[in-house]
RNA sequence: AGAGUUCGAUCCUAGCUUAGGAUGAACGCUGGCAGCAUGCUUAACACAUGCAAGUCAGAUGGGAAGUGGUGUUUCUAGUGGUGGAUGGGUGAGUAACACAUAAGAACCUACCCUUGGGAGGGGAACAACAACUAGAAAUGGUUGUUAAUACCCCAUAGGCUGAGGAUCAAAAGGAGGAAUCCACCUGAGGAGGGGCUCACAUCUGAUUAGCUAGUUGGUGAGGCAAUAGCUUACCAAGGCGAUGAUUAGUAGUUGGUCUGAGAGGAUGAUCAGUCACACUGGGAUUGAGACAUGGCCCAGACUCUUACGGGAGGUAGUAGUGGGGAAUACUACUGCAUGGAGGUAGAAGGCGCACGGGUCAUGAACUUCUUUUCUUGGUGAAGAAGCAAUGAUGGUAUCUGAGGAAUAAGCAUCAGCUAACUCUGUGCCAGCAGCCGCGAUAAGAUAGAGGAUGCAAGUGUUAUCCAGAAUGAUUAGGCAUAAAGCAUCUAUAGGUGGCUUUUCAAGUCCAACAUCAAAUCCCAAGGCUCAACCCUAGACAAGCGGUGUAAACUACCAAGCUGGAAUAUAGUAGGGGCAGAGGAAAUUUCCAGUGGAGCGGUGAAAUGUGUAAAGAUCAGAAAGAACACCAAUAGUGAAAGCAUUUUGUUGGGCUAACACUAAUACUAAGAGAUGAAAGCUAGGGGAGCAAAUGGGGUUAGAUACCCUAGUAGUCCUAGCCAUAAAUGAUGGAUACUAGGCACUGUGCAUAUUGACCCGUGUAGUGCUAUAGCUAACACAUUAAGUAUCCUACCUGGGGAGUACGUACACAAGAAUGAAACUCAAAGGAAUUGAUGGAGGCCCACACAAGCAGUGGAGCAUGUGGUUUAAUUUGAUGCAAAACAAAGAAUCUUACCAGGGCAUGACAUGCCAUGAAUCCUCUUGAAAGAGAGGGGUGCAUUCAGGAACGCGGACACAGGUGGUGCAUGGCUAUCGUCAACUCGUGCCAUAAGGUGUUGGGUUAAGUCUCACAAUAAGCGCAACCCUCGUGUUUAGUUUCCACCAUUGAGUUUGGAACCCUGAACAAAUUGCUGGUGAUAAGCCUAAGGAGAGUGAGGAUGACAUCAAGUCAUCAUGCCGUUUAUGCCCUGGGGGACACAUAUGCUACAAUGGACAGGACAAAGGGUUGUGAUCCUGUGAGGGUGAGCUUACUCCAAAAACCUAUCCUCAGUUUGGAUUGUAGUCUAUAACUCGCCUACAUGAAACCAGAAUCACUAGUAAUCACCAGUUAGCCAUACAGCAAUGAAUUCAUUCCCAGGCCUUAUACACACCGCCUGUCACACUAUGGGAACUAGCCAUGCCCAAAGUCAUUACCUUAACCUCAAGGAGGGCGAUGCCAAAGGUGGGGCUAGUGACUGGACUGAAGUCAUAACAAGGUAGUCGUAUUGGAAGGUGCAGCUG
Repeated sequence: AGAGUUCGAUCCUAGCUUAGGAUGAACGCUGGCAGCAUGCUUAACACAUGCAAGUCAGAUGGGAAGUGGUGUUUCUAGUGGUGGAUGGGUGAGUAACACAUAAGAACCUACCCUUGGGAGGGGAACAACAACUAGAAAUGGUUGUUAAUACCCCAUAGGCUGAGGAUCAAAAGGAGGAAUCCACCUGAGGAGGGGCUCACAUCUGAUUAGCUAGUUGGUGAGGCAAUAGCUUACCAAGGCGAUGAUUAGUAGUUGGUCUGAGAGGAUGAUCAGUCACACUGGGAUUGAGACAUGGCCCAGACUCUUACGGGAGGUAGUAGUGGGGAAUACUACUGCAUGGAGGUAGAAGGCGCACGGGUCAUGAACUUCUUUUCUUGGUGAAGAAGCAAUGAUGGUAUCUGAGGAAUAAGCAUCAGCUAACUCUGUGCCAGCAGCCGCGAUAAGAUAGAGGAUGCAAGUGUUAUCCAGAAUGAUUAGGCAUAAAGCAUCUAUAGGUGGCUUUUCAAGUCCAACAUCAAAUCCCAAGGCUCAACCCUAGACAAGCGGUGUAAACUACCAAGCUGGAAUAUAGUAGGGGCAGAGGAAAUUUCCAGUGGAGCGGUGAAAUGUGUAAAGAUCAGAAAGAACACCAAUAGUGAAAGCAUUUUGUUGGGCUAACACUAAUACUAAGAGAUGAAAGCUAGGGGAGCAAAUGGGGUUAGAUACCCUAGUAGUCCUAGCCAUAAAUGAUGGAUACUAGGCACUGUGCAUAUUGACCCGUGUAGUGCUAUAGCUAACACAUUAAGUAUCCUACCUGGGGAGUACGUACACAAGAAUGAAACUCAAAGGAAUUGAUGGAGGCCCACACAAGCAGUGGAGCAUGUGGUUUAAUUUGAUGCAAAACAAAGAAUCUUACCAGGGCAUGACAUGCCAUGAAUCCUCUUGAAAGAGAGGGGUGCAUUCAGGAACGCGGACACAGGUGGUGCAUGGCUAUCGUCAACUCGUGCCAUAAGGUGUUGGGUUAAGUCUCACAAUAAGCGCAACCCUCGUGUUUAGUUUCCACCAUUGAGUUUGGAACCCUGAACAAAUUGCUGGUGAUAAGCCUAAGGAGAGUGAGGAUGACAUCAAGUCAUCAUGCCGUUUAUGCCCUGGGGGACACAUAUGCUACAAUGGACAGGACAAAGGGUUGUGAUCCUGUGAGGGUGAGCUUACUCCAAAAACCUAUCCUCAGUUUGGAUUGUAGUCUAUAACUCGCCUACAUGAAACCAGAAUCACUAGUAAUCACCAGUUAGCCAUACAGCAAUGAAUUCAUUCCCAGGCCUUAUACACACCGCCUGUCACACUAUGGGAACUAGCCAUGCCCAAAGUCAUUACCUUAACCUCAAGGAGGGCGAUGCCAAAGGUGGGGCUAGUGACUGGACUGAAGUCAUAACAAGGUAGUCGUAUUGGAAGGUGCAGCUG
C1' cells in the first nucleotide's frame, strides 16, 4: 500500500467480497511448564443451607472462677452509647442538572483538628426481674419492684430586638492513691463530606408540529438545613417551539477501551469517579446523615409453615443449587522448553516415475556431549505494622547435590485473490465455497494419500467492532448522457456581501494563570534472571474559565464615496399580455340550374353513397374553426407559450447622454403566484378532425396497423386540476480567461443625392476553434474552463415512486414516502465484430434475354417410411439421397437362423513333440470330427538351431463394439470469393485505430495518385500441365512431294509435307489514334496462328460450421473375453400400401423402318485381345493366325448423305409388361444375372404450382472407349471426338458475396435478445370481520399504611396548682393528599387471523410477440380511453 468480481475486449461509475488489528467471547482438533491478568454479555429468573455487622461496658440483674470476707477477674440477658447511610453487588429504570466540563449563593455537617466558656440544684419512671395469664407458634397481656453516661424540671451562658422589655433554652459522669486521662454541654473557625442553582454539552425518528393550567410571573401566608409554585389563596396571561418543543423508541454516565496516518468511527467488561436500584408499588420513623432495606409499616405477586384462628421470607453480598443459554472455571498477554554436535550404505519403508533415477532425507538408527525442564535429596527467606506470642501463602521463591535424552507437537491450508502440487477414488453424484466459482470419466477447487507452505502450545472456524471505504467526502465526493437541478418566477427567515476613514474589542492572534481526580497512553530511570507485570519521576495536548496585550481581517459604532443596484429624461425593436371591431381563401351543409351513371376508397378490395338524380359543374345562402405566401439558424416572454388586419389599454427589455438616491445588493428553507396537453363541473357552441363504438378488409387469430362512418373532446365563458422527454436531460448571481465567421436590435464614426458596403461599441441569437476541462462523447466568453456566494438534490439493482400514515383535490389523482425479501450485479461512454424486412458502390448464368430440361407417364437407381428372424452400417438444407459402392447370386458381409471352436483365423515369448508338404477312407449341409498310409529334408562347434505342423500352461491375441462432443490425418463448404495479417512509427487513458480509408482503375488489397505512415508476409497474378502457331532436331512401327515399283507406301529410296517425341521461339498494352490528370488504365486501328487473364486444368489465404469420417488408416478412454472374438451352411441387404431425389426411354414426320455409302479421337489387351474360315435367324459355338503393341486385335463409329416406304393415327410412334424357347459366365443363375429369338404391345399425344443447368467449339444432338468383373443388373461414373446454335436492352427486382456508412438492449453474435397474462411450487409482505397480550396518559368510584391539620368522648408519671383543675402528651375519630384495586372511554405497540391484493424467485409449461435494426405501424413522457396478455388508439410534447 492494495486485490477479486459487470464486458468478446476497454475506460468509467457503482455495489458486493477479501488481505490487517481487536474481544469479558463461543465451537472443532490438540496440549509440557512458569509468571501476570481476567472469567453469567442470557432470566433485575427462582432460591434449600452456611457465612457476610458488630462492638463497648456507664448502670441494673444473673451465672461462673476465686476468696475467711471485701475486692478482683470472666461470661451473659435486657437497659444505655456508638456503628448498621461505610464496605460489597447490580445496571432494571433514567434522554434527566442523571453524568461531564466550567462557574455560583441562600445552606447543613456525627466522628476529626484549632480555640473560648461551662458542667449548679432537684425529680419521676421504664426494661431486665418476680407472680399471674393468652396463643399451636411467632409473639404477647396484667400487676408489682429497680439503677444509670436513659428521661424530665429549675438556675446560668447564649440566641431574637434600635432600645426598654418579653419570650425560648444546656450539661454526665467514669478510671486512678494522685498528677492526670477519657467522656459530657455550649460558642467560633477549619478540613473533608453533603444538599441546592446555573452556562454549555449529551442517541434516533417530522410517516411525532404544536405543547403547557401550578402551567409562566407577581403579592400574602405556609414550609424547608437552605433558595424556589416547593405548597396554598388571590391577581395577571403568560411560558416553550423548525437553532426541533411535545411525543415515541433506545440507553446508566465519565475517565477510558478498540481501531484509524489523522479527522473520525465504534464501545462503556475488569480498574477508578458519579448516579440509580435492592421481590413489585406506596409510606414514613429514627438519626449528623436514609425515605434505609442483611430496619419498620401497608398493599400486591410468589414461596414456606399452621392446631386454619394465624405466622414467616426476600442472595442485583460470598460460596452454592435449579433454570435459561453457544457460553463463564475458562480466556488474553508474556517468557522458557520439547535437545546439541558428529554421522552414511545416500538403509528399510512410503510416494511418485520418462523405469534411468527422484523425493521424504543437511533425516532415523548409531557414537558422543549437555541438563533449562523433569524425578529425587539438603538448606531455606523477605514481604510483617503492633510489647510479645500467633502465618494461610509455604517447606514456596532462592541456593546447593544426584540421576538420566531422559517427561514434552500440533493445527490449518495448498485454482486465483494468497505462501504452498502431484497421484488415486468419484463422475452436475457425493460434496466444496469468503468472492469469482469448482464437479457431467483424464478435477492442481470434492474425498483420501504422499509432498509442500504458514503459524506454533497452540491452531482453525463462527460472531461482533474499526480500518481498507474518498462507500455520507470538515480534512475529502458528486449532479448534460452513469443515482442526482425543484416546471418557472417573486419574496420572508437565514446565509453571504462594493470603496475610504474612525470607534470598539464580540469573533480572531499572542502571553502567562487556574482547572481538566487517580489509574491509563507517552517518555526516562528502577524492581522481578528477561519479558509481560509492578514501581518512581516527568511531560504533552484539546476543552471550558477568568486576566492582560495586539488591531490587519470579519462583526459593531460613526462619517463619507460611486464602479453594484434603483429612479428620472430622450429614443427604439418586437407573433409580450388583455379587451373590442373587421377580413379573404378553403371546408362542410342547404336551395336552384345544367347533366345522366357511377362516385368514393385501397397494396388489392369491400363496407358506404347514387336513377327518390349522386359525383362533376355554375350561381346564391349559412355555420364554425384555423389564419397559406411573407417565414428565417429570425423576434419576444420567467417558464408554460405567442403569428390575418386594425383600435384601445398595459408589462418588461435595449440604446444614448449622465441628473438624482447612496450599498438600497445576491441567493433563498417554509410561503405565495403562474403553469402545455389530457381530464373534471356548469352554461353555450359544434364546420373539420376524432379516443370510445359500429361496419368492411387483412390475418392462424387481429379487441391493431388500412378503409368507411362516428360520440365525448377539440372552440367560447366561469371555476377546478398541478402534472409532461414541463429538456439545453445543464439552478441563480458576479468576475476573469485566444481568435474567426454569420444574424437581430441600437449607438458612434466615415461616406453619400439617397440606400448599402467598410470600421468600431453595446444587448441578444447561432456556427467554428485554442488553452483548459472531461470516463469518453463532447463543452469551450451563451463553459461542462478558472474562482467566490447561496440554494435544490444523489449514495448499488430490483421490491417501488409501491404499502401504511398524513394533509390536498368534486373525481381522476397529485405531494410526502418506507420495510421485509431478493440479486452480484444494474448502468454510462467508446471499440471490434455480427446482424438489419437500413443507405450507397460493386461483382456473379444472380435476375433479365434465350435454349434445352425436371416436376405429369413407364422403367432404372438411391433415400425415407413400413415390414421383417435379418431387411448390417454411415451420409440428412445449400454442403445427404446413380453418395461411401471403380460394380451384394456364394465370397464380399459388417446383419439374421442354425451347426461348430476355445491361447483361438492372426503376433511375440516358454515347455514338450514331430521335419514339412502329400495321398486314401468313414461321417456331415459344410466347417469340423475320426482312422489309415507315405515321407525323414536344411544346417551343425553334435549341446543345440532356422522354417513348418501338432499338443500344453500362462502372459495375451481379437473385435466393422461405444464415443468424430476426447483426438491425429484426410475431406466438404463459404470460394478461385479478394480478402487476412504483421514489424517499426504515429494517434488514443485504453480496448483499438492508422496502414487496408479517399479520387480513379482492375477479374483481383490489380495498378496508380493523394495521404502519418513506411516496409513486409499468407492470398491475387506469374512460375507447372494440356490444346492452339512456327523453328530446330530425330525419322520407326508414321508419312509419300520428287525418282523407281506394287493388287496395296507393298518395296527400294527420301524426311519436303502430315504425324510423333524432345528442345526452343512467340503476346509484353510493344506500336497507331482517341480518352483520362502528362498517371494507372479504358476504347480503337494495324500487324499477327493467337490480343488484352488466348482456352481449359492443377493450384484453395486467415478463419467459419464441436460440419463429415473411430466402418480406409492411426489413436486416448470406456465396456467385451466359452464372446460384442473365430469358422461354416443357408438366408438377408433385391421385402412393398406409399412419399421423395437423380437419371434413362418416349410421346413422333427436323420423325420411324429398310437398303447402300463417307468421315474420328481417345483408350485397353498374355488370368488377355482374339483376325480368318465354318456354323447358327440370333445371342453364340468350333477353329485358332497375329499381337507383350505408332506394326496386331477390340473396331462397326453414330448422327450424316443417297434411294424407297409410312402420312398424323395411340400409328410401321412408344416400348413397359408377360409367355415360350435358348445362349454365355460361374461349384451354383429359385430367391437374385446379362444377352438372344419368336410372340405380347401397358402408360404416355409435351406435362399444375414450382424449379435446375448453360454465354462458344458452349448448350443441344450423336455415337465411341476405359475402370471395377468369372459374369452382371452401367440408363451409373470417368474420358473421347463428330455435328453445332440462340441470346445478353440492362442492373429495377429475387438469391449469394465484397467494400464504405449507419442503428443496435446482439457477442453461444437474429436459429440472438426479450415483454406480459395464465397454470404450478416456494418465500416475505400489504389489506382484513375479529381475537389476544402489553405499554402510556386520563375521568370517576373505593381507599390501606402514613405525614400534616382539626378534634367530641376516653386517657395520662415528671411542670403549675396542689382542692377542683390546667399546660403538654397518648389511643381513637374526622378531613386533604394518596399506592394497589374497580370501572369508562382514548392512544400506541406486538402477535394471531377465514378470505384477499400485488411482489420476488424457480424446470425445458401455455398464449401471443410489445421492445432492441426503419424490430417490420419509429420509440418514448404526461394524460384519457379500451382490450386475454404483452399492448392499441386519441390529444399535446421530446429525439434519447

The prediction has a mean pLDDT of 81. A computed fold for a 1440-nucleotide RNA from Trichopus zeylanicus subsp. travancoricus, annotated as small-subunit ribosomal RNA. It matches the Rfam family "Bacterial small subunit ribosomal RNA". Its family is annotated with ribosome and structural constituent of ribosome in the Gene Ontology. RNAcentral holds the sequence, with entries from SILVA. The organism belongs to Trichopus zeylanicus, within Eukaryota.